This is a predicted structure of a 1390-nucleotide RNA (small-subunit ribosomal RNA) from an uncultured organism. Its Rfam family is "Bacterial small subunit ribosomal RNA". A reference for the family is Yusupov et al. (2001), "Crystal structure of the ribosome at 5.5 A resolution", Science. Its mean pLDDT, the model's own confidence on a scale to 100, is 83.

RNA sequence: UGCAAGUCGCACGCGAACGUUCCUUCGGGAACUAGUAGAGUGGCGAAAGGGCGAGUAAUGCAUGGGAACGUACCCUGAGCACGAGGAUAGCAUCGGGAAACCGUUGGUAAUACUCGAUAAUGUCUACGGACCAAAUGGCGGGGAUCCUUCGGGACCUGUUGGCUUGGGAGCGGCCCAUGUCGUAUCAGCUUGUUGGUGAGGUAACGGCUCACCAAGGCAACGACGCGUAGCGGGGCUGAGAGGUUGGCCCGCCGCACUGGGACUGAGACACUGCCCAGACUCCUACGGGAGGCUGCAGUAACGAAUAUUGGGCAAUGGGCGAAAGCCUGACCCAGCAAUGCCGCGUGCGGGAGGAAGCCCUUCGGGGUGUAAACCGCUGUCAGGGACCACCAAGCGACCGGGGCCAAUACCCCCGGAAGUUGAGGCGUCCCAGAGGAAGCCACGGCUAACUCCGUGCCAGCAGCCGCGGUAAGACGGAGGUGGCGAGCGUUGUUCGGAAUCACUGGGCUUAAAGAGCACGUAGGCGGGCUGUCAAACGUCUUGUGAAAUCCCUCGGCUUAACCGAGGAAUUGCUGGGCGAACUGAUAGUCUUGAGGCAGGUAGGGGCAAGUGGAACUCUUGGUGGAGCGGUGAAAUGCGUAGAUAUCAAGAGGAACGCCAGAGGUGAAGACGACUUUGCUGGGCCUGACCUGACGCUGAGGUGCGAAAGCCAGGGGAGCGAACGGGAUUAGAUACCCCGGUAGUCCUGGCCCCUAAACGAUGUCCACUAGAUCGCAGGUUCUCUGACGGAGUUGCGGUCGCAAUGAAAACGUUAAGUGGACCGCCUGGGGAGUACGGUCGCAAGGCUAAAACUCAAAGGAAUUGACGGGUGCUCACACAAGCGGUGGAGCAUGUUGCUUAAUUCGAUGCAACGCGAAGAACCUUAUCCUGGGCUUGACAUGCUUGGAUGCCCAUCUGGAAACAGAGUAGGCUGCCCUUCGGGGUGAAACUUGCACAGGUGCUGCAUGGCUGUCGUCAGCUCGUGUCGUGAGAUGUUGGGUUAAGUCCCGUAACGAGCGAAACCCUUGUCGCUAGUUGCCAGCGCGUUAUGGCGGGGACUCUAGCGAGACUGCCGGUGUUAAACCGGAGGAAGGUGGGGAUGACGUCAAGUCCUCAUGGCCUUUAUGCCCAGGGCUGCAAACGUGCUACAAUGGCUUGGACAAACCGACGCGAGACCGCGAGGUGGAGCAAAUCGGAAAAACCAGGCCCCAGUUCAGAUUGCAGUCUGCAACUCGACUGCAUGAAGUUGGAAUCGCUAGUAAUCGCAGAUCAGCGUGCUGCGGUGAAUGUGUUCCUGAGCAUUGUACACACCGCCCGUCAAGUCAUGGAAGCUGGGAGCGCCCGAAGUCGG
Repeated sequence: UGCAAGUCGCACGCGAACGUUCCUUCGGGAACUAGUAGAGUGGCGAAAGGGCGAGUAAUGCAUGGGAACGUACCCUGAGCACGAGGAUAGCAUCGGGAAACCGUUGGUAAUACUCGAUAAUGUCUACGGACCAAAUGGCGGGGAUCCUUCGGGACCUGUUGGCUUGGGAGCGGCCCAUGUCGUAUCAGCUUGUUGGUGAGGUAACGGCUCACCAAGGCAACGACGCGUAGCGGGGCUGAGAGGUUGGCCCGCCGCACUGGGACUGAGACACUGCCCAGACUCCUACGGGAGGCUGCAGUAACGAAUAUUGGGCAAUGGGCGAAAGCCUGACCCAGCAAUGCCGCGUGCGGGAGGAAGCCCUUCGGGGUGUAAACCGCUGUCAGGGACCACCAAGCGACCGGGGCCAAUACCCCCGGAAGUUGAGGCGUCCCAGAGGAAGCCACGGCUAACUCCGUGCCAGCAGCCGCGGUAAGACGGAGGUGGCGAGCGUUGUUCGGAAUCACUGGGCUUAAAGAGCACGUAGGCGGGCUGUCAAACGUCUUGUGAAAUCCCUCGGCUUAACCGAGGAAUUGCUGGGCGAACUGAUAGUCUUGAGGCAGGUAGGGGCAAGUGGAACUCUUGGUGGAGCGGUGAAAUGCGUAGAUAUCAAGAGGAACGCCAGAGGUGAAGACGACUUUGCUGGGCCUGACCUGACGCUGAGGUGCGAAAGCCAGGGGAGCGAACGGGAUUAGAUACCCCGGUAGUCCUGGCCCCUAAACGAUGUCCACUAGAUCGCAGGUUCUCUGACGGAGUUGCGGUCGCAAUGAAAACGUUAAGUGGACCGCCUGGGGAGUACGGUCGCAAGGCUAAAACUCAAAGGAAUUGACGGGUGCUCACACAAGCGGUGGAGCAUGUUGCUUAAUUCGAUGCAACGCGAAGAACCUUAUCCUGGGCUUGACAUGCUUGGAUGCCCAUCUGGAAACAGAGUAGGCUGCCCUUCGGGGUGAAACUUGCACAGGUGCUGCAUGGCUGUCGUCAGCUCGUGUCGUGAGAUGUUGGGUUAAGUCCCGUAACGAGCGAAACCCUUGUCGCUAGUUGCCAGCGCGUUAUGGCGGGGACUCUAGCGAGACUGCCGGUGUUAAACCGGAGGAAGGUGGGGAUGACGUCAAGUCCUCAUGGCCUUUAUGCCCAGGGCUGCAAACGUGCUACAAUGGCUUGGACAAACCGACGCGAGACCGCGAGGUGGAGCAAAUCGGAAAAACCAGGCCCCAGUUCAGAUUGCAGUCUGCAACUCGACUGCAUGAAGUUGGAAUCGCUAGUAAUCGCAGAUCAGCGUGCUGCGGUGAAUGUGUUCCUGAGCAUUGUACACACCGCCCGUCAAGUCAUGGAAGCUGGGAGCGCCCGAAGUCGG
């Protein structure tokens, strides 16, 4: 902005115009248009249909009932419809106003209005009576008669209306019962409130309203308040029970800009009527007016988000009309949105061991994949063209039949019928052509589906668990795969899974959960028997439970979705009949539950009064004379003014030792000296006399309720918060000590009311194996008594079967099996907190949240690990000893610093004389500086070249590497050969390409090797058994051992890896063998020596054996294992030493031994070379050497080993040198020769306690040796020099016997070089026989909030800013209530 409620001329009076025709005086008039359009009066409708859900927790809705009502239109019965009258709109006229609209005068009609008559089947009634209506109107037909203004009327007839009064149907108003959300942090609400009488009012009952009277009514079965919400049929979900929901469709209710009000009407307090008030919008001439989309479309705004200002009344339905018809954004259709459901398509068949591309790859291949191409075929949908049935029933000229009637008129009904009605949709045929038509999500597990690359705790993912820190199936991309498909995924919401609010269907000892305990109100539940009733219950039945939906069957659209028909269902409510076992009600009865009574009995049960001794403190006096007291050790404190100690006397307060117990009493808290004391509660036993179900539980309620605390008054010895002091300590507002106030004690209190108030286990009843102990009381047995036995009731414990339990455990005192009732729980934190309420003097108690936050919090048990837990045991672990380190100088390694570089690694034990068994160059390295090479110093393959190439001399540059030049000599495969040569190309070289190379990174990607716990005695398995399980048992226990060694025991029986043994070495003997070793006897020889002949006896060598096994004896022990002692023996209890290292731990160490994944590098991080560095020195540490001296140093002389090494070697005698060493070279591949002197030791001499005749650093000079070369940077020698150091702080290391200590010797590496390392022998002790402590280890046990395992875990505090929640001086908005004032429209009254 348009449309959504009008219609009727068959109720009524009026009544145009345009246009056309005719006339005309040209001003106009007439006729038709047309009694049309139009408005008005009047009637019906407008209260329906359509929209929305604000309000409403009941004035609503649902189900089932009810009585005191209304009803237009519709159906039906009875009757009536007579006679009059006055107005009024329209209209005309004049006027006001911008408009809306209004006023004056005149005249007019009706089915409009009024009066009169009639009046019952109506209403009222004092039963006499009184009262109430209308339109004979509209439309149509008609012959005779009558009237007529000649139009017609009376009359007859049809039809439709009018009035009165019954009945019906449908619709509506009212009442009742039952059901209908959350909140008690809302517990009391109510004055027209509850009832009565009377009146008014209504269609009707009623406090609906009013007057009076009474004081009621509602409420824990939740009143009142607050919050939220339309209700139902139904929808979603669920196995169901439930939970959630009320959009579309249907029923009901409520609302119409907000609030109020009435009018009209059958019906409204009325969505598109009226009046008033308010907010808002619009018009205005400023005086006034107009408006209400929560109708259909549409617009704006809000918002994550929701459509066309479409077509049609053709159908269905509604209003009006007699009808034609008109109206209808109801409705029917179309449009928009994959919003949902359903159906269909995007092709179908063939087509390679399989194109290309892409991806992966172990480089062989595999995947995408018959997928594509290609060949053949089909024709849905969309597109184009042509045709047309159906959705149509109706309306209807006309015809036929029937009815009405006096009537063949009219009218009505039925049948036929020309004609006529489609907004939109559906359908059929033809054309063309695979053509126009596939996406989304996922791929770590849940959960179907996997690879590569990129990224590197970044970027990101994520529903939960969780992924990502350089090899990510989890991020991103790609390929592949899986799922669904015109959809797919996400988000939100509801139900499910969730037995996770548990009615079906859970729990409360320890996981959340039993109230601190009792008494008791309401309520719930309740013993035996009999009768009655039938509330509940069962069964049959009546009515109802709208339709739609859901379900079943059938049917209609090509199928389906969708639709139609019939059935079932609607588990509910209501009326009636029957039943009586149980529940209930009622009447009666019983004794077993409960209570009473009688007789006994135990007791720290309670209250009060009195009494007592021990201890303590104080006071007085005596004795006494220096300390006491206290602690881990001390100090504060007390004490010569006389303490402590001790004696006597006195005072005071509190608590009651022993008895005393797994014991007793009490509801719990709790209760402990004594008493012929007083008062008092309860229990138990026995009897079976009384009552007759009187019972159990118990929301609220009431009482009791440890300690601390509070109020008032006392009391106060000891103890003792606070407080003071002394210690401890880093500190010590603590633990310990010295003091000490409240308090502890008593009396009173309408005090407090909480505890791990615990058995962490509510009360009561019944049932379900036992054993044993204690307390209290009866019975019985023995002739009696004591003691004892048997049996029994109550109480208190322990163990235990079944059962239960997650397990631990519980188990007649249940946590078992059942019943009754109450209380309580629903993840952790926030928090038992805030707010509110309530109690309290206060402290505080009771009741009791939310925001926010976490992915857990928790229980029981298991295996470990750990403990400033326990028990047992071991180890040079400590103790007992001996010697060191830490102090000094030097050596060596490390840190740090420095540097061009000081290469790298190792870092508590278990790195630090470690890798390195040996850095001057080399070694040696991305160590540094500089110079060079680029298929490379090294390997393999292919390829080019051509006969080259290699070796040895040569030259130039250079530090060398290397680069370049270049000529003599030598060497150069195989085959053929006519010896001229030809062929081939192996080796080598050269060109190029693949590649080599890397001591570059990652030991936290790895293999291998190694260290360590630890040579500690452990670590496991099979079968069996136990446990739901983790797991346990075995392997624990009693002994014993070095040992999980062995024995015994044993739900275990066996076995394995470890221990031991086997192996090597050493100690004794025997046999064999006898050189290079040996030499007793025989012989030879020498100054001397096994030097020689011989010998095997001995030593020795090196091979084989023997030997030692707790075998023997005694003792102990369990008759065992074993231990102790002894004998014999070379050796005695594994004789000594070595090798040997279980399961595992430390992300231990090593990518620089080697191997190796990945990454990085490729004229360099590879390779070569020269020089430097790894040796640098304020400092620190580790490991050593040498000392500090007399058990020594120096010097002279003398003696005794083992093991090992030697040919690029060891090198004798001899000679030279002070010496290192040199010259020289015998001998020796070694029981033969050499290194080689062993040293400490022994004997003699000197030194005489000192920085020395100790000690040797440092430095100077001169040398030797190795080596290409000793400057940086070797070792050694001689002379000279002669530092620190006089036994080492805290701390710390090694060692138990041929050990420590001390002494020297050899070897590996090696040109040379060690105080290091690995070995060898010589001399050769002390101490301990213990396990308290330190350290470490083993077993058992215990606790655990640890499991990355105590180097664990974990608590509190910490600024600004920010978030959530609570409080807050206050400030502010909203809602509600009460009282009072003013008061619009309007109703009622006057």